RNA sequence: GUGCCAGUAGCUCAACGGCAGAGCACCGCACUGUGGAUGCGGGGGUUGUGGGUUCGAAACCCAUCUGGCACC
Repeated sequence: GUGCCAGUAGCUCAACGGCAGAGCACCGCACUGUGGAUGCGGGGGUUGUGGGUUCGAAACCCAUCUGGCACC
């Protein structure tokens, strides 16, 4: 340099082009002598970045950044 894969909540990961979610973590309450466990509830997101297509984009197209793999 070329090609491919990945990037979504603090972490690990989902999401036929049509409301962005789960588990763990965190906060509150219940329970408990205290803690833990358990149960109930809650907060948290420019979907890496910038454009484009579309009525509508996390998803499709282009560029770009980061990480990984292969080739040279």